A computed fold for a 72-nucleotide RNA from a Flavobacteriaceae bacterium, annotated as transfer RNA.
NCBI's taxonomy places the organism under Bacteria, Pseudomonadati, Bacteroidota, Flavobacteriales, Flavobacteriaceae.
It matches the Rfam family "tRNA". It is annotated as a transfer RNA.
The sequence was found in a public genome assembly.
The coordinates come from a structure-prediction model, not an experiment, and the mean pLDDT is 82.
RNA sequence: GGGGAUAUAGCUCAGUGGUAGAGCAUUCGACUGCAGAUCGAGAGGUCCUUGGUUCAAUCCCGGAUGUGUCCC
Numbered sequence: 001g002g003g004g005a006u007a008u009a010g011c012u013c014a015g016u017g018g019u020a021g022a023g024c025a026u027u028c029g030a031c032u033g034c035a036g037a038u039c040g041a042g043a044g045g046u047c048c049u050u051g052g053u054u055c056a057a058u059c060c061c062g063g064a065u066g067u068g069u070c071c072c
C1' cells in the first nucleotide's frame, strides 16, 4: 500500500426492513442463624460515527474512525 471481517446493556454475544433480547454481572424480595446456592421481580441501550435509500433502518448502500486478520 491492497483485500476481506468486525463495532448492539458493565462483560460475552443474538437479533435477514415494522418501536432491541439472552447468559453472566448488578439492585430488591423470598428462603437462611449469617452467607452461598436456588426461586421471583426490577434497573440498565442516542444499536461506534456521518450521509444516503425507504412510508419505516440495528438490519440495505457510501464515507470517516477504532479493533483484529490476510496478502505484498
Base pairs, nucleotide, nucleotide: 001071002070003069005067006066007065010024011023012022013021018055026042027041028040029039030038049063050062051061052060